[in-house]
C1' cells in the first nucleotide's frame, strides 16, 4: 500500500436503493446422460459508527488476508 459485494471468480462513472458469468434448482429437448435453449432461487455488500433526503460508494474505527 492494495484487497474483503451470491457457493465461487469478480463487476459496479462523478452517492440515486446490487448485477454478470460458473455452480444449484425446475422445465423443455433426447431413449438415457452430458451439451443446448429457457426460468427460477440465492446478497444485513468483513464489523461497528458517522455526514446525507439517500452510502457497495464519501469520513472515523476495527477485524481478516495479501505485498
Nucleotide at each position: 500500500g492494495c484487497a474483503g459485494u451470491a457457493g465461487c471468480u469478480c463487476a459496479g462513472g462523478u452517492g440515486g436503493u446490487a448485477g454478470a458469468g460458473c455452480a444449484g434448482c425446475u422445465g423443455a429437448u433426447u431413449c438415457g446422460u452430458a451439451a443446448u435453449c429457457a426460468g427460477c432461487a440465492g446478497g444485513u455488500c468483513g464489523g461497528a459508527g458517522g455526514u446525507u433526503c439517500a452510502a457497495g460508494u464519501c469520513c472515523u474505527c476495527u477485524c481478516u488476508g495479501c505485498a

A computed fold for a 67-nucleotide RNA from a marine eukaryotic metagenome, annotated as transfer RNA. Its Rfam family is "tRNA". Model confidence (mean pLDDT): 81 of 100.